[in-house]
Molecule: c-di-GMP-I riboswitch aptamer
Organism: Burkholderiales bacterium
RNA sequence: UCUGCAACAGGGCAAACCCACCGAAAGGUGGGGACGCAAAGUCUCCGGUCUAAGGGGCGCAAAGCCCUACGACAGCGGGACCGCCAGG
Repeated sequence: UCUGCAACAGGGCAAACCCACCGAAAGGUGGGGACGCAAAGUCUCCGGUCUAAGGGGCGCAAAGCCCUACGACAGCGGGACCGCCAGG
């Protein structure tokens, strides 16, 4: 440096669900809880997905519907950066 096909040590993280709080929502944070994870560590650069407050459109208006990310997902994939163990 590549690799993670077998194994070792310390171990680490924590899906669904429940509670509290934040948020318009998607979702997030904390506690409980473990489906899983060798990067389930970090970063929205690319693609994708979710939401649609604000903005725009339709509408006399109200309701409603449609479009839209500057919101979100790193546990959707790619990429970048960093890292434990150490068999080959």